Context: one part of a larger RNA
RNA sequence: UUGGGCGUAAAGGGCUCGUAGGCGGUUUGUCGCGUCGAAAGUGAAAUUCCGAGGCUUAACUUCGGGACUGCUUUCGAUACGGGCAGACUAGAGGUAGGCAGGGGAGAGUGGAACCCCAGGUGUAGCGGUGGAAUGCGCAGAUAUCUGGGAGAACACCGGUGGCGAAGGGCGGCUCUCUGGGCCCUUACCUGACGCUGAGGAGCGAAAGCGUGGGGAGCGAACAGGAUUAGAUACCCUGGUAGUCCACGCCGUAAACGUUGGGCGCUAGGUGUGGGAGGCUUUCUACGUCUUCCGUGCCGCAGCUAACGCAUUAAGCGCCCCGCCUGGGGAGUACGGCCGCAAGGCUAAAACUC
Numbered sequence: 001u002u003g004g005g006c007g008u009a010a011a012g013g014g015c016u017c018g019u020a021g022g023c024g025g026u027u028u029g030u031c032g033c034g035u036c037g038a039a040a041g042u043g044a045a046a047u048u049c050c051g052a053g054g055c056u057u058a059a060c061u062u063c064g065g066g067a068c069u070g071c072u073u074u075c076g077a078u079a080c081g082g083g084c085a086g087a088c089u090a091g092a093g094g095u096a097g098g099c100a101g102g103g104g105a106g107a108g109u110g111g112a113a114c115c116c117c118a119g120g121u122g123u124a125g126c127g128g129u130g131g132a133a134u135g136c137g138c139a140g141a142u143a144u145c146u147g148g149g150a151g152a153a154c155a156c157c158g159g160u161g162g163c164g165a166a167g168g169g170c171g172g173c174u175c176u177c178u179g180g181g182c183c184c185u186u187a188c189c190u191g192a193c194g195c196u197g198a199g200g201a202g203c204g205a206a207a208g209c210g211u212g213g214g215g216a217g218c219g220a221a222c223a224g225g226a227u228u229a230g231a232u233a234c235c236c237u238g239g240u241a242g243u244c245c246a247c248g249c250c251g252u253a254a255a256c257g258u259u260g261g262g263c264g265c266u267a268g269g270u271g272u273g274g275g276a277g278g279c280u281u282u283c284u285a286c287g288u289c290u291u292c293c294g295u296g297c298c299g300c301a302g303c304u305a306a307c308g309c310a311u312u313a314a315g316c317g318c319c320c321c322g323c324c325u326g327g328g329g330a331g332u333a334c335g336g337c338c339g340c341a342a343g344g345c346u347a348a349a350a351c352u353c
């Protein structure tokens, strides 16, 4: 390389949008590009294969035939793929009617708790631990009451639950703006407008960076107290950056379901969230049945090395993308691109086992 693979052995890109490209529903006509058939030309010789001959044989060599899987031209075929033209509605999308939601952005606002300040009551301790000490306290602490201030996070509800195209993520309450989803009788509309997606663009936890604010609690670093043989730790008392806000960077992660996306097909059972319909009910609620969408558990066939997966597949198929190819060296060096920096992305080799 061919191939074989990617839940856990190496391997799914963090996610989305989307360019090129690849792939693509039903039907009619047409072209005849691919495709198929026939014929002709060409495909040098040597080589190779088959047959026969010549050196005593073989190697070698001569002759004949084949092959040279290809290309070109002509004639023909038109199912399939393709081009062009037309039609369709089962894919996709839209309008009309409902519904749920911590989806996003901005503004406002509430209560509990911690902390600080002022005042009242009150007196000798408080705090902390395995036990202590550092620390705080007669300049009146801790405790308790009243008032004020500030920042951050939202107990209960809360869920095996919801939302997010997806990932990061999203939770007090109200208002404004705004994205998406699901269901429904179908009626109506567009008429393949679809899927994927190399490059590319956008989003992207925490930490970190820049400028300006903010700073209650927590708390890297740091200091002290303990522990210990030591203790640059675990425990304790403090505590700076940070954590918070605005704007701009960074672009990583066990960014995990360690499982890329789409479509179709393949037993069931049982929860739960949203919708629709039927039965019951005067109506509703409840109950029950059917159905669509989501989210869990169990389980058959099948798959799997096993574990396990199993209509939310890791089953059966098709399409497109990404990735793997022994361990170390190494996600490193060099180069390039990006970044203020930290560093990120791309990515070897020698050598060694």
Stems, first nucleotide, its partner, number of pairs: 003325004007307002012321001014203004021196003025088007033081002035077008048066007091193001092190005097183003103178007110154001115149007125136002162170002208249006217243002222238004260320006268298012302309002326353003335346004
Small-subunit ribosomal RNA, central domain from an uncultured bacterium, 353 nucleotides, folded computationally. The coordinates come from a structure-prediction model, not an experiment, and the mean pLDDT is 83.